[in-house]
Context: one part of a larger RNA
Molecule: large-subunit ribosomal RNA, domain VI
Organism: marine sediment metagenome
RNA sequence: CGUAGGAAAUUUGAGAGGAGCUGUUCCUAGUACGAGAGGACCGGAACGGACAUACCUCUGGUGUACCAGUUAUCAUGCCAAUGGUAAACGCUGGGUAGCUAAGUAUGGAAGGGAUAACCGCUGAAGGCAUCUAAGUGGGAAGCCUCCCUCAAGAUUAGAUUUCCCAUCCCUUUAUGGGAGUAAGACCCCUUGAAGAUCACAAGGUUGAUAGGCUGCAGGUGUAAGCAUAGUAAUAUGUUCAGCUGAGCAGUACUAAUCGGUCGAGG
Numbered sequence: 001c002g003u004a005g006g007a008a009a010u011u012u013g014a015g016a017g018g019a020g021c022u023g024u025u026c027c028u029a030g031u032a033c034g035a036g037a038g039g040a041c042c043g044g045a046a047c048g049g050a051c052a053u054a055c056c057u058c059u060g061g062u063g064u065a066c067c068a069g070u071u072a073u074c075a076u077g078c079c080a081a082u083g084g085u086a087a088a089c090g091c092u093g094g095g096u097a098g099c100u101a102a103g104u105a106u107g108g109a110a111g112g113g114a115u116a117a118c119c120g121c122u123g124a125a126g127g128c129a130u131c132u133a134a135g136u137g138g139g140a141a142g143c144c145u146c147c148c149u150c151a152a153g154a155u156u157a158g159a160u161u162u163c164c165c166a167u168c169c170c171u172u173u174a175u176g177g178g179a180g181u182a183a184g185a186c187c188c189c190u191u192g193a194a195g196a197u198c199a200c201a202a203g204g205u206u207g208a209u210a211g212g213c214u215g216c217a218g219g220u221g222u223a224a225g226c227a228u229a230g231u232a233a234u235a236u237g238u239u240c241a242g243c244u245g246a247g248c249a250g251u252a253c254u255a256a257u258c259g260g261u262c263g264a265g266g
Base pairs, nucleotide, nucleotide: 001153004175005164006163007162008161009160010159011158015150016149017148018147021049022048023047024046025045026044027043033038051107052106053105054104055103059101060100061099062098066094067093068092069091070090071086072085073084074083075082076081111145112144113143118138119137120136121135167179168178169177170176184262185261186260187259188204189203190202191201192200209255210254211253212251213250214249215248216247218244219243220242225238226237227236228235229234
C1' cells in the first nucleotide's frame, strides 16, 4: 500500500515444511517341518540403540560477589571489627533463580485410499488353456491421507462474532479534496520466563507493572557484641544464629503524572 466504510477478536485451510529409522529377548513353541542336526510363518509382549522435540521435579554442571573459610599486603589512629588489591572472582568450600545435559518426559505408530513387482477370480479371441482383451479381488518402509508446525499478499486477498455510527467545509461535482470526531489504536511511561532494533506480551492510580518494604521458600552454616573456661592459640553459651542476586506471596511507600497524535462517511 492492497484486501470497496472504520475497528477488535475468533477462525477455515489452498499451499508449504517437518517426521518417517532400527535391534535384541520372551511367549506362541522346541510346535509346524525334518531321519536327525536343526528349526519357523502368522500373532502377542518386554527392553534397548541412534535421532528428534519439550522441560528443569529428580541427578548434576554453570551460577564474576549469595554465604562461609583463608594467605600476603595496605587503609579505617590502635585492639577488635571491617574495607581495598593480589590478570578484570586472590585462592578455596558450597550455592537460589535463569540457562543447561550426562537428567526427566514424549515421539516414529495404528488406521483409511489408490497402487508397484507379484499372487488371484471369472473369461473369450483360439469349443481347450489363459490374471486380461471387457469385467473384478489382494498386494510395499514407497504414493495420497492420517500426526506436528506455519499458513488469506490464497491479488481467487476467504469465513464468523462483536463494536462505531451518519457532523461540518471547499469545488475542477467525482469512486474528489479537507476539518473535527466515534469504536479503536498509537506516541509516552512501568516492565517481562519477549527481545539486537522493531515486534510480541503484562500494566499505567477504577493500578500489584517494576522498585522498595514485610513475610516465606531456598542458600550458607551458628554473625557481631558480651559472658564463661584457658597463660594463650582457642573453645563453649547467648545462637539451627547472622547475612542473603534473580524465587513465591502480601503491601500503593516510590515510579507508571499531566498530556498529545491518528483514526469512518461506502